[in-house]
RNA sequence: UUGCGUGUUCAGGGCGACGUGUGAUUCGUCGACUGGCGGUAUAGCCCGCGCGCUGCUAGCAGCAUGAUCUGGUGAAAUUCCAGGGCCAACGGUAAAGUCCGGAGGAAAGAAUCUUUUA
Numbered sequence: 001u002u003g004c005g006u007g008u009u010c011a012g013g014g015c016g017a018c019g020u021g022u023g024a025u026u027c028g029u030c031g032a033c034u035g036g037c038g039g040u041a042u043a044g045c046c047c048g049c050g051c052g053c054u055g056c057u058a059g060c061a062g063c064a065u066g067a068u069c070u071g072g073u074g075a076a077a078u079u080c081c082a083g084g085g086c087c088a089a090c091g092g093u094a095a096a097g098u099c100c101g102g103a104g105g106a107a108a109g110a111a112u113c114u115u116u117u118a
Stems, first nucleotide, its partner, number of pairs: 001118001003116001005114001007112004015031005032098002034088002036049004044086002052063005068084005090101003
């Protein structure tokens, strides 16, 4: 330094005003805000993963899984810079990315302890 096993810790952000209405942080108008993990020239919208659901032989199988363009620099960027766009699970509730809930949960993964192999 690397592989295997075991344990520990950590691991998601964000809305106001006005209007209508019995009732809306959900609708309408105006104006805001947020962005998990790994890869790659630094990424919400490139590739992959997690988060959700179902089944069973219980750690595997299946299903579901959103959104980007233009210009510039450069050897290299849909990642940087400039500008313009777009998207956001499930359940609840007057229709929700921002409220409440499953969740003081789970998990991609990150760090670290120890044992052992080369």

The RNA shown here (FMN riboswitch aptamer (RFN element)) has 118 nucleotides.
The sequence was found by an Rfam model in a public genome assembly.
The prediction has a mean pLDDT of 82.
Its Rfam family is "FMN riboswitch aptamer (RFN element)". About the family: The RFN element is a highly conserved domain that is found frequently in the 5'-untranslated regions of prokaryotic mRNAs that encode for flavin mononucleotide (FMN) biosynthesis and transport proteins.